[in-house]
Notes:
Predicted 3D model of RNase P RNA and transfer RNA as a complex of 492 nucleotides.
RNA sequence: CAGGUCGGCCGGGUGAUCGCGGCUGUGGAGCCAGGCGCUCCAGAGCUGAGGAAAGUCCGUACUCCAGAGAGCGUGGUGCCGGCUAACAGCCGGGCGGAGAAAUCCGACGGCAAGUGCAACAGAGAGUAGACCGCCAACGCUGCUUUCUUUUAGAGAGCAGCCGGUAAGGGUGAAAGGGUGGUGUAAGAGACCACCGGCAGCGGCAGUAAUGUCGCUGGCCAGGCAAACCCCACCAGGAGCAAGGCCAAGCAGGGCAAAGGCGGCAGGCGCGGCCUGUUGCCUACGGAGCUGCUCGCUCCGUCAACAGCCCAGGUAGGCUGCUAGAGGCUGCCAGUGAUGGCAGUCCCAGAUAGAUGGUCACCGCCGCGCCGGAAGUUUCCGGUGCGGAUACAGAAUGCGGCUUACAGGCCGACCUGAUAA
RNA sequence: GCCCUCGUAGCUCAAAGGAUAGAGCAAUCGCCUCCUAAGCGAUCGAUGAUGGUUCGAGUCCGUCCGGGGGUA
Numbered sequence: 001c002a003g004g005u006c007g008g009c010c011g012g013g014u015g016a017u018c019g020c021g022g023c024u025g026u027g028g029a030g031c032c033a034g035g036c037g038c039u040c041c042a043g044a045g046c047u048g049a050g051g052a053a054a055g056u057c058c059g060u061a062c063u064c065c066a067g068a069g070a071g072c073g074u075g076g077u078g079c080c081g082g083c084u085a086a087c088a089g090c091c092g093g094g095c096g097g098a099g100a101a102a103u104c105c106g107a108c109g110g111c112a113a114g115u116g117c118a119a120c121a122g123a124g125a126g127u128a129g130a131c132c133g134c135c136a137a138c139g140c141u142g143c144u145u146u147c148u149u150u151u152a153g154a155g156a157g158c159a160g161c162c163g164g165u166a167a168g169g170g171u172g173a174a175a176g177g178g179u180g181g182u183g184u185a186a187g188a189g190a191c192c193a194c195c196g197g198c199a200g201c202g203g204c205a206g207u208a209a210u211g212u213c214g215c216u217g218g219c220c221a222g223g224c225a226a227a228c229c230c231c232a233c234c235a236g237g238a239g240c241a242a243g244g245c246c247a248a249g250c251a252g253g254g255c256a257a258a259g260g261c262g263g264c265a266g267g268c269g270c271g272g273c274c275u276g277u278u279g280c281c282u283a284c285g286g287a288g289c290u291g292c293u294c295g296c297u298c299c300g301u302c303a304a305c306a307g308c309c310c311a312g313g314u315a316g317g318c319u320g321c322u323a324g325a326g327g328c329u330g331c332c333a334g335u336g337a338u339g340g341c342a343g344u345c346c347c348a349g350a351u352a353g354a355u356g357g358u359c360a361c362c363g364c365c366g367c368g369c370c371g372g373a374a375g376u377u378u379c380c381g382g383u384g385c386g387g388a389u390a391c392a393g394a395a396u397g398c399g400g401c402u403u404a405c406a407g408g409c410c411g412a413c414c415u416g417a418u419a420a
Numbered sequence: 421g422c423c424c425u426c427g428u429a430g431c432u433c434a435a436a437g438g439a440u441a442g443a444g445c446a447a448u449c450g451c452c453u454c455c456u457a458a459g460c461g462a463u464c465g466a467u468g469a470u471g472g473u474u475c476g477a478g479u480c481c482g483u484c485c486g487g488g489g490g491u492a
Base pairs, nucleotide, nucleotide: 001416002415003414004413005412006411007410008409009408010407012362013361014360015359016358017357018356020048021047022046023045024044026042027041028040029039030038031037032035050391054402055401057400058399059398060397061396062239063238064237065236074235075234076233077232078231079093080092081091082090083089094108095106096105097104098103109230110229114228115227116224117223131169132168133165134164135163139161140160141159142158143157144156145155146154147153148152177195178194179193180192181191182190196220198217199216200215201214202213203212204211205210243319244318245317246316252310253309254308255307258282259281260280261279262278263277264276265275266274267273268272283301284300285299286298287297288296289295326345327344328343329342330341331340332339333338364387365386366385367384368383369382370381371380372379373378421491422490423489424488425487426486427485430445431444432443433442438475447463448462449461450460451459468484469483470482471481472480
């Protein structure tokens, strides 16, 4: 320098200006029940998104509901050890696989518990199977031939049938260990040796997964559990629109106090009665003036309005709500995830949802020019032009996973080439 | 915001893990008819995307994408 593999980080900066949300003071105005009250306006200070705030896939905190205990069912997890509040997360290790290596990937318990599945092709698909091939030993039939004690018997050969055979071919994703030998009619774990794999037992190393060594066994036990299932472990349900408090309006329930005289209008069964309206007197109830009574003013008096009270509760408001499994720095323990200690900091809380726009300079990338340096492709400085600025956006909080992302920085490692 | 549920031709639906994914309507072409309709024949056309498990995936399991519903 080229190619590659991991890990970590940033994801624009400064200033001006115009705007938005929250909090705390200040000033002004208004309202009433007069309170360190509420509303509005102006202005000041502080503060205001993310690495994923996203998907809502896991795990929790928190809240309400249910619940004697235990079990069934359902769902999830699944090599071992550790971390953690917990997890399907992370760290370390084992085993298997990929790569030349750095390194990466793995739903990685059990199919030698049971049940089930395997289309098509193929003879046969699970204690399998005879299509081609090989053989024809045993048994039967036919033909040829030889011999003998010649209508018969025995032997040999050929063909066919009944058959034997899992070495070879062929089918298939998959055909019931491999190599060599013995054996046989041909063959075959039928038998033997070695190898592979498996099960059991034991020794050693390791906390364990596991590794390794030895002995024994039977010749071998096929695949699928992201098929039912078995084993071990973990899970009660719902979710901040959970839950709590206050509470307009409408609807609901409850509540106290009347008599007399007169005017007018209408109706009738017309010496009067009834209804409506209005005025006066007294009484009663409520409110106001008042320290209290009297007194005065206003309103009301038979169930209608109004007023007051009551319970639930809608709109709406407050709370839950952000000081936390919190951030940063340092030290210590640990291979590490992580934990402990000390110091320090306060870091959004909106509710139809606030973080933005414009300008200037700087920064980033590409190309050109100039100057300088060096160890080949390079590096540094200056300058001109052009370009890019992504994914996305809090909504109870937190720990993870997954997915999206313009551009850039840092560190470690592997392989190759080259120069000194 | 939270919680469920579903994606198969243009539409409505099928399909025990075994395919060349099927049916009706629609579309296109042809036959029939004087013409149209009906009828007959043929054709076109799909598993939301992407990985994994399996010999084999529309079906089983992840991760994304899209639609629908419930909840004050």
It holds a member of the Rfam family "Bacterial RNase P class A". The family's RNA type in Rfam is ribozyme. Rfam's curators write: Ribonuclease P (RNase P) is a ubiquitous endoribonuclease, found in archaea, bacteria and eukarya as well as chloroplasts and mitochondria.